[in-house]
Molecule: SAM riboswitch aptamer (S box leader)
Organism: Pullulanibacillus pueri
C1' cells in the first nucleotide's frame, strides 16, 4: 500500500529553536514576519499494554507503547428524505474519502 473493527462536536503552553509557508486531496473559508508550519520542552487523553479495586462487566491509575494539542474530521465533494414560491438555499441521515488504535494476512 490493501483487509478486518472502533472512535473522530470534548480535552491540550502568552515556553525555547528554527523561518515560509501551513490546514490531506477538490471547491471554499481560514491559520501564517504580532512568526504560522516543523523540531524540543510542557500539556491532553485514555485505544492497547502494565498496576489496583472487583460482582469479570466495569471502574481508577499514568509507568510502558501509541495518539493527539486553531477552526466539528474547519465545511465541502456521492446519495436519500425533509423545509422552501425559487434558488447556485437551508435542515438531517447515510455512504466515501481521511486520521488514529488494535488486530489478522
Nucleotide at each position: 500500500a490493501a483487509c478486518u473493527u472502533a472512535u473522530c462536536a470534548a480535552g491540550a503552553g502568552a515556553g525555547g529553536c528554527u523561518g515560509a509557508g501551513g490546514g490531506a486531496c477538490u471547491g471554499g473559508c481560514c491559520c501564517a514576519g504580532u512568526g504560522a508550519c516543523g523540531c524540543c520542552c510542557g500539556g491532553c487523553a485514555a485505544c492497547c499494554u502494565g498496576c489496583a479495586u472487583g460482582g469479570u462487566a466495569a471502574u481508577g491509575u499514568a509507568a510502558g507503547g501509541u495518539g493527539c494539542c486553531a477552526a466539528a474530521u474547519c465545511c465541502u465533494g456521492c446519495a436519500a428524505a425533509g423545509c422552501g414560491g425559487a434558488g447556485u438555499g437551508c435542515u438531517u441521515u447515510g455512504a466515501u474519502a481521511g486520521a488514529u488504535a488494535a488486530g489478522a494476512a